Background:
This is a predicted structure of a 351-nucleotide part of an RNA (small-subunit ribosomal RNA, central domain) from a bacterium.

[in-house]
Context: one part of a larger RNA
RNA sequence: CUGGGCGUAAAGAGUUGCGUAGGUGGCAUAGUAAGCGGACAGUGAAAGCGUGUGGCUUAACCACAUAAACAUUGUCUGAACUGCUAAGCUAGAGGACGAGAGAGGUACCUGGAAUUCCCAGUGUAGGAGUGAAAUCCGUAGAUAUUGGGAAGAACACCGAUGGCGUAGGCAGGGUACUGGCUUGUUCCUGACACUAAGGCACGAAAGCGUGGGGAGUGAACGGGAUUAGAUACCCCGGUAAUCCACGCCGUAAACUAUGGAUGCUAGCUGUUAUUGGUAUCGACCCCAAUAGUAGCGAAGCUAACGCGUUAAGCAUCCCGCCUGUGGAGUACGGUCGCAAGACUAAAACAU
Repeated sequence: CUGGGCGUAAAGAGUUGCGUAGGUGGCAUAGUAAGCGGACAGUGAAAGCGUGUGGCUUAACCACAUAAACAUUGUCUGAACUGCUAAGCUAGAGGACGAGAGAGGUACCUGGAAUUCCCAGUGUAGGAGUGAAAUCCGUAGAUAUUGGGAAGAACACCGAUGGCGUAGGCAGGGUACUGGCUUGUUCCUGACACUAAGGCACGAAAGCGUGGGGAGUGAACGGGAUUAGAUACCCCGGUAAUCCACGCCGUAAACUAUGGAUGCUAGCUGUUAUUGGUAUCGACCCCAAUAGUAGCGAAGCUAACGCGUUAAGCAUCCCGCCUGUGGAGUACGGUCGCAAGACUAAAACAU
């Protein structure tokens, strides 16, 4: 080098969003002859190995002859495939035009319910809490109720196996700016494509820095219970945090535990978006196509569970990763970070 794998046994990197090198690449014509095939020639030391013959009384051993193997160079030749060159094509890809759905993103404005607090009225002895209690609040007038005010955070119903987004994620309403997607016409370009080591970008929550903000919730912490104990579960409080702006961090059961792309391989049912047909007063109903999203299932696959046109089926291309368990995602070194730490990543030893 060659092998087998990666849903759950070890193994798909958080997203691969942009994409470099590299690898791979649609249909068809002509040329070329690098890869590729054939012929000839050269090199490929000897010994050894294989085969045959012979020599030591045999064998080991030795001698002679010969084959094979591997690598490589040159000349001539072939042109199916790959490459290259030239000129093309339209099924991939992209664009144009028409239409459409959407919690996609950013900024600003704005609404009501609820909660807490403050002020005032009514009103009186309880309230709160629990398995039961107590801490706690309340005659300095609470809880309840009515009116007024303030603040912050989150958006009931609609709401859905629904929608959008590369992933993380996104939900009151409006406006501005803006990304992507779907569908129809088949008008344009003419392989412009796929993947992607490094690189760049994004990346929940928690955490960190500076400045704001702080209603509710609430790590830590205090108290009350429970208990043998109770550094908990339950209760009363409560700081950081949760919120905003800017900057870091770069990790998650970042999960579909399933990398991306393309093609092929029975169907049935629901749902979302668009279009066509049918029908109609009508965009209802019904039928069909495309794109998504769910449930079941043929063949096939799978150790089984299960997967099954959204594959874990059948194939091709590219990347990432795994190789018994513990030691260990640790030590050391390096890079990054304000720190917390992250990334990269062993060995001894034990079994």
Background:
Its mean pLDDT, the model's own confidence on a scale to 100, is 83.